[in-house]
Context: one part of a larger RNA
RNA sequence: CUGGGCGUAAAGGGUGCGUAGGCGGCUUUUUAAGUUGGAUGUGAAAUACCCGGGCUUAACUUGGGGGGUGCAUUCAAAACUGGAGGGCUAGAGUUCAGUAGAGGCAAGUGGAAUUCCAUGUGUAGCGGUAAAAUGCGUAAAUAUAUGGAGGAACACCAGUGGCGAAGGCGACUUGCUGGGCUGUAACUGACGCUGAGGCACGAAAGCGUGGGGAGCAAACAGGAUUAGAUACCCUGGUAGUCCACGCCGUAAACGAUGAGUACUAAGUGUUGGAGGAAUUCAGUGCUGAAGCAAACGUAAUAAGUACUCCGCCUGAGUAGUACGUACGCAAGUAUGAAACUC
Numbered sequence: 001c002u003g004g005g006c007g008u009a010a011a012g013g014g015u016g017c018g019u020a021g022g023c024g025g026c027u028u029u030u031u032a033a034g035u036u037g038g039a040u041g042u043g044a045a046a047u048a049c050c051c052g053g054g055c056u057u058a059a060c061u062u063g064g065g066g067g068g069u070g071c072a073u074u075c076a077a078a079a080c081u082g083g084a085g086g087g088c089u090a091g092a093g094u095u096c097a098g099u100a101g102a103g104g105c106a107a108g109u110g111g112a113a114u115u116c117c118a119u120g121u122g123u124a125g126c127g128g129u130a131a132a133a134u135g136c137g138u139a140a141a142u143a144u145a146u147g148g149a150g151g152a153a154c155a156c157c158a159g160u161g162g163c164g165a166a167g168g169c170g171a172c173u174u175g176c177u178g179g180g181c182u183g184u185a186a187c188u189g190a191c192g193c194u195g196a197g198g199c200a201c202g203a204a205a206g207c208g209u210g211g212g213g214a215g216c217a218a219a220c221a222g223g224a225u226u227a228g229a230u231a232c233c234c235u236g237g238u239a240g241u242c243c244a245c246g247c248c249g250u251a252a253a254c255g256a257u258g259a260g261u262a263c264u265a266a267g268u269g270u271u272g273g274a275g276g277a278a279u280u281c282a283g284u285g286c287u288g289a290a291g292c293a294a295a296c297g298u299a300a301u302a303a304g305u306a307c308u309c310c311g312c313c314u315g316a317g318u319a320g321u322a323c324g325u326a327c328g329c330a331a332g333u334a335u336g337a338a339a340c341u342c
Base pairs, nucleotide, nucleotide: 004313005312006311007296008295012310014201015200016199017198021194022193023192025088026087027086028085029084030083031082033081034080035077036076037075038074039073040072041071042070049065050064051063052062053061054060091191092188093187094186096183097182098181099180103177104176105175106174107173108172109171110154115149116148117147118146119145120144121143125136126135162169163168206247207246208245209244210243211242215241216240220236221235222234223233258309259308260307261306262305263304266287267286268285269284270283271282272281273280274279291298292297315342316341317340324335325334326333327332
């Protein structure tokens, strides 16, 4: 160097965009770098190999021969890879016509409910639990009615429904805005795929500054339970949850399944288009053949058959620790060992 793997055994980067690099459609002309063939030179001798000779053999020694990955020069070949030029349209993209959507951002609006405040009615309880108690209530609670304040979330619709690269997105209206799909086949003419570094996005919690604070609720307090109860249950309750701006950069960031392309039985549901229909395109589910798989299972949304590129794995513990470095306000994150033990 080659050889094995990554759904669940160790192993897919959280996700995208993209630099270098790697890989790359059909056809033609040319070139000759890779590639292939020939020739020449070199590839020291000894050793090794083959055929002989010499010591009675052998070891040893000696003559001849062959071979020698390779390198250089030169002459050719032109299928493939590469370079240069021309052409093409099946990949990719653009235009045009439609189309569905909780895709994103901003502003405004709405009703139900909880809580609080004011007032009226009304009187002794309310609340809570397995049962209680703490708690609230004659300073009039709970209940009920009217009015008001404020914050947060948007019942039904709602669906293995939709959209988004992922995280994620759910009241309504308006504005701005990204992407997809379908149809036509007018245009460009390989413009493509992947992507080390890099850049951007990235739930929740947490952090900084300033607001906001209804409900819920880490911490905390009290009441129970219990042998104890730093819990589970109950009554309260602060950060936080919400908004703006800035950080953090991690998750069972999961389909525990990287991206792209092509091919490979069927059946059935559903979403969005096209079509008068038969059908067809794109998505999303279920069942299932071959195949694959240790089995479970997977099976056109592959874990099948192939190719291209990236990431990652190599016994368990030590340990995602120590040290160093980078980033961060911090919390910490990223990178990431060894001794030793089994």

A computed fold for a 342-nucleotide part of an RNA from an uncultured bacterium, annotated as small-subunit ribosomal RNA, central domain.